Transfer RNA from a Geodermatophilaceae bacterium, 72 nucleotides, folded computationally.

RNA sequence: GCCUCCGUGGCGCAGUGGUAGCGCAGCCGCCUUGUAAGCGGCAGGUCGUCCGUUCGAUCCGGACCGGGGGCU
Numbered sequence: 001g002c003c004u005c006c007g008u009g010g011c012g013c014a015g016u017g018g019u020a021g022c023g024c025a026g027c028c029g030c031c032u033u034g035u036a037a038g039c040g041g042c043a044g045g046u047c048g049u050c051c052g053u054u055c056g057a058u059c060c061g062g063a064c065c066g067g068g069g070g071c072u
Base pairs, nucleotide, nucleotide: 001071002070003069004068005067006066007065010024011023012022013021018055026042027041028040029039030038048064049063050062051061052060
């Protein structure tokens, strides 16, 4: 330099056009003599950035940034 994959709550990951969810972690409550486990609830996201397509973009296109792998 070229090819390819990935970027979504603190962490690990879903979501293939109609305003984003699960698990763990966190907080509150129930339970317990108490702790853990278990049960219920709450909070937490400008979906890497910019531009474009579209009535509408996490999703489609382009560029850029960051990371993994491959080739020379």